[in-house]
Context: one part of a larger RNA
RNA sequence: GGCGCACGGGGGAUGCCUAGGCUCUCAGAGGCGAAGAAGGACGUGAUAACCUGCGAAAAGCUACGGGGAUUGGCCAAUGCGAAUUGAUCCGUAGAUAUCCGAAUGGGGCAACCCAGUCUUUAAGACUAUCCAGUAAUGGAAGCGAACGUGGGGAACUGAAACAUCUAAGUACCCAUAGGAGGAGAAAAUAAUAAUGAUUCCGUAAGUAGUGGCGAGCGAACGCGGAAGAGCCCAAACCGGAUAUGUUACGGCAUAUCCGGGGUUGUAGGACCUGCAUAAUUUUGAUUAAUCUGACGAGAAUUGUCUGGGAAGGCAAACGAUACAGGGUGAUAGUCCCGUAUUGGAAGGAUUGAGAAGAAGGCGGGUAUCCUGAGUAGGUCGGGACCGGAGAAAUCCCGAUUGAAACUGCCAGCACCAUCUGGUAAGGCUAAAUACUCCUGAGAGACCGAUAGUGAACAAGUACCGUGAGGGAAAGGUGAAAAGUACCCUGAAUAAGGGGGUGAAAUAGAACCUGAAACCAUGCGCUU
Numbered sequence: 001g002g003c004g005c006a007c008g009g010g011g012g013a014u015g016c017c018u019a020g021g022c023u024c025u026c027a028g029a030g031g032c033g034a035a036g037a038a039g040g041a042c043g044u045g046a047u048a049a050c051c052u053g054c055g056a057a058a059a060g061c062u063a064c065g066g067g068g069a070u071u072g073g074c075c076a077a078u079g080c081g082a083a084u085u086g087a088u089c090c091g092u093a094g095a096u097a098u099c100c101g102a103a104u105g106g107g108g109c110a111a112c113c114c115a116g117u118c119u120u121u122a123a124g125a126c127u128a129u130c131c132a133g134u135a136a137u138g139g140a141a142g143c144g145a146a147c148g149u150g151g152g153g154a155a156c157u158g159a160a161a162c163a164u165c166u167a168a169g170u171a172c173c174c175a176u177a178g179g180a181g182g183a184g185a186a187a188a189u190a191a192u193a194a195u196g197a198u199u200c201c202g203u204a205a206g207u208a209g210u211g212g213c214g215a216g217c218g219a220a221c222g223c224g225g226a227a228g229a230g231c232c233c234a235a236a237c238c239g240g241a242u243a244u245g246u247u248a249c250g251g252c253a254u255a256u257c258c259g260g261g262g263u264u265g266u267a268g269g270a271c272c273u274g275c276a277u278a279a280u281u282u283u284g285a286u287u288a289a290u291c292u293g294a295c296g297a298g299a300a301u302u303g304u305c306u307g308g309g310a311a312g313g314c315a316a317a318c319g320a321u322a323c324a325g326g327g328u329g330a331u332a333g334u335c336c337c338g339u340a341u342u343g344g345a346a347g348g349a350u351u352g353a354g355a356a357g358a359a360g361g362c363g364g365g366u367a368u369c370c371u372g373a374g375u376a377g378g379u380c381g382g383g384a385c386c387g388g389a390g391a392a393a394u395c396c397c398g399a400u401u402g403a404a405a406c407u408g409c410c411a412g413c414a415c416c417a418u419c420u421g422g423u424a425a426g427g428c429u430a431a432a433u434a435c436u437c438c439u440g441a442g443a444g445a446c447c448g449a450u451a452g453u454g455a456a457c458a459a460g461u462a463c464c465g466u467g468a469g470g471g472a473a474a475g476g477u478g479a480a481a482a483g484u485a486c487c488c489u490g491a492a493u494a495a496g497g498g499g500g501u502g503a504a505a506u507a508g509a510a511c512c513u514g515a516a517a518c519c520a521u522g523c524g525c526u527u
Base pairs, nucleotide, nucleotide: 001526002525003524004523005522006521008519009518015512016476017475020447021446022444023443024442025441026440027439028438029436030435031143032142039100040099041098042055043054044053046078051073061094062093063092064091065090066089070082071081072080105114106113107112115127116126117125118124129140130139131138132137147178148176149175150174151173152172158165162212188195189194199226200225201224202223203222209217210216230428231427232426233372237260238259239258240257241256242255243254244253245252246251265406267371268370269369270368271365272364273363274362275361280359281358282357283356286353287352288351289350290349291348292347295343296342297341301316302315303314304313305312317334318333319323325337326336327335377401378400379399380398381397382396383395384394387413408423409422410421411420412419463470464469483511486498487497488496489495
């Protein structure tokens, strides 16, 4: 020096565990904010760095309800207290709530500086902008995860290059609404038969189509389901108010506003005429039930053996509308918390009844009147549709033109005729649908500390960056601290040896298990 064995150091793999995550389900909630939010700064404790709570009334104050023995968060010890005259704790309702922040008296380099008016020195109140309103006064703003609607709107990429095309009306930006939003009661779809608002799902169907007919893109009718709900104006006509014009002073005309009326395609309505005054719908004083709700009640086991410890083994019992789950010194239906079931204040939610109010008809006639105009349509240029301008209907926008008036008008994929369906140019509308920052209950052929959230720990922390921003590592003594009294070695508050605790200390806090690399010591063999 090599090999082997043994015993250690080192290291933190592996096993086991879970305080945290992930993905869902069912319910709830779907907003907060000038009555000052979200988010912060600074304070606040006997001692008090972080976190948590709270706000100069500061780990808290008041009232009511619950509850029933401990208690002053994390957090042990010490000190000082509180509590059966009911504390701590839980629920509900209040009080207080510094400064910044939409931040709003003015300013400002956020958490700071400086004012004015009223009032009584003080304390205090008020003083931003915009919108509505004569004013009094009211509203807005800002924040928030996704979902919605609208206005703008890429490129990488694919086409095996690339330009039309695609990606994609996606990402992203802006505006804005709600618990949903949008759409919506046929100028529809169909086809000789019919259906009867919208939305969503399945199918139709990768079909019909479209397409440098490349890459690709890609319907609808119909059918089966979920849900189901229909309505109101404008106008004609009647009445009123105001203003103007005019007058023969009786009024008339025009304009604006208000009330009644009326709302559609088998046309309807006004108008003329006959009958009726209700059904029904809705708002709702009040009231009942159900659900939720701090919390309450809630069954049933002993002996023995092993062991540090019984819930394990053995033996004999018992409960079960409760054998879900968790804990307890190993594996507990009967030890504890619970669980099935049942009760429950205030407050909240849902549903029903309901005084009163509001809306709300049915026929016949048809001469006249009304039925949404710079609209429909055309041309040019764009866009949306499955449809890339095409034979190109339909819908929307810009420019430019520009009708008809119910014997009307539109659509049925150029266009024309017949036929059929509808009634544009005003508006509202629940449910079925989308989503989950958040709350409760639960689930998992999901993870188990290099995994699972970046984060099981003082985590968006430490740290890095001028900044936008980037962004970690780090879990486990033991059943219980019983966390090693006392002695010794030592310079020692280092470290260790005795001794003690404990089932175990090679469980001693650098603490469960403790692999490998690497390092040392002893012994054996060997060069």